[in-house]
This is a predicted structure of an 81-nucleotide RNA (c-di-GMP-I riboswitch aptamer) from Syntrophaceae bacterium UBA4767.

RNA sequence: GCCUGAAAAAGCCAACCCUCCAAAUGCCGAGGGACGGAAAGCCACGGGUCUUUCAAACCGAAAGAUCGCCGAGUUGCCAGG
Numbered sequence: 001g002c003c004u005g006a007a008a009a010a011g012c013c014a015a016c017c018c019u020c021c022a023a024a025u026g027c028c029g030a031g032g033g034a035c036g037g038a039a040a041g042c043c044a045c046g047g048g049u050c051u052u053u054c055a056a057a058c059c060g061a062a063a064g065a066u067c068g069c070c071g072a073g074u075u076g077c078c079a080g081g
Base pairs, nucleotide, nucleotide: 002081003080004079005078012037013036016033017032018031019030020029035068041074042073045071046070047069048066049065050064051063052062053061054060
């Protein structure tokens, strides 16, 4: 460096719920618990899904969100080969 794995050890993240802030919805913040995760680290590049608007025959277009939906890109702890 590459591949495999999470059994061990040190750690990490946090579904969903509750409280607070905020608050039209969604996304985002803080605290507690812990569904789960070998990248549940980063990234919106491709696809999927959701929201809003346009369109309303053709069922398409745009913006936003989701990386804990999948693939890709990139970085990383430990162990074994």